[in-house]
Predicted 3D model of a 73-nucleotide RNA (transfer RNA) from an uncultured cyanobacterium. Rfam family: tRNA.
C1' cells in the first nucleotide's frame, strides 16, 4: 500500500423477508439461609462504531469515515 472479516447492554455474543431490540454471564432490590454460595422472583441497563442516501419504515440494504482482527506486498 491492497484485499477479507468484525463494530448491537459493564462482558460474550444471537437477531429469518426491512415493521416496537434480545439471551447467557454480571449489576440493584426482594424472597430463602444464622450467615455466604447456589436457587427463586422482579428491576434497571442500548445514538445497534460515526455520517450520510435508498425507503411510508434501516440493527439488517447502498457510499463514506474510524477503529480491531486477519491475508498478500
Nucleotide at each position: 500500500g491492497g484485499g477479507g472479516a468484525a463494530u448491537u447492554a459493564g462482558c460474550u455474543c444471537a437477531g429469518u423477508u426491512g415493521g416496537u431490540a434480545g439471551a447467557g454471564c454480571g449489576c440493584u432490590g426482594c424472597g430463602a439461609u444464622c450467615g455466604c454460595a447456589c436457587c427463586g422472583c422482579a428491576g434497571a441497563g442500548g445514538c445497534c462504531a460515526c455520517c450520510g442516501g435508498u425507503u411510508c419504515g434501516a440493527g439488517u440494504c447502498c457510499g463514506g469515515u474510524a477503529u480491531u482482527c486477519u491475508c498478500c506486498a
It was read from a public genome assembly.